[in-house]
RNA sequence: UGCCGAAUGGUGUAAUGGUAGCACAUCGGCCUCUGACACCGCUAGUCAAGGUUCGAAUCCUUGUUCGGCAG
Numbered sequence: 001u002g003c004c005g006a007a008u009g010g011u012g013u014a015a016u017g018g019u020a021g022c023a024c025a026u027c028g029g030c031c032u033c034u035g036a037c038a039c040c041g042c043u044a045g046u047c048a049a050g051g052u053u054c055g056a057a058u059c060c061u062u063g064u065u066c067g068g069c070a071g
Base pairs, nucleotide, nucleotide: 001070002069003068004067005066006065007064010024011023012022013021018054027041028040029039047063048062049061050060051059
């Protein structure tokens, strides 16, 4: 430098263009003499900027970061 791929709560991982889900963690409650375990509940997320569309995490363009291949 060229090509390919990835980016989703704190972490990991889903989601035929049609309500962004699950698990763990955090927090609150319950239980306990206390703690752990177990149980119940809450909070919290689509890399950025544009475009297409009635509707975008998803499709298109550009950019950023990371990874792979070639030189």